[in-house]
RNA sequence: GGGCUCAUAGUCUAGCGGCUAUGACGUCGCCUCGACAUGGCGAAGGUCGCCAGUUCGAAUCUGGCUGGGCCCA
Numbered sequence: 001g002g003g004c005u006c007a008u009a010g011u012c013u014a015g016c017g018g019c020u021a022u023g024a025c026g027u028c029g030c031c032u033c034g035a036c037a038u039g040g041c042g043a044a045g046g047u048c049g050c051c052a053g054u055u056c057g058a059a060u061c062u063g064g065c066u067g068g069g070c071c072c073a
Stems, first nucleotide, its partner, number of pairs: 001072007010025003018056001027043005049065005
């Protein structure tokens, strides 16, 4: 330098172009218990890596950029 691939909450993860973006773990609150653990209920937490484009509508499609991984040279 070229090609492929990945980027979604603190971590991991789901998500045929269309409802308010899914679940688990973790965190916080309440209940349960004599207390802890377990269990139950609830809550907070996401500019979907960035900038543009296509579209009535983009996490999803297209281009560029950034970063990680693999391969070729």
A computed fold for a 73-nucleotide RNA from a Candidatus Woesearchaeota archaeon, annotated as transfer RNA.
Its Rfam family is "tRNA". The family's RNA type in Rfam is transfer RNA.
It was read from a public genome assembly.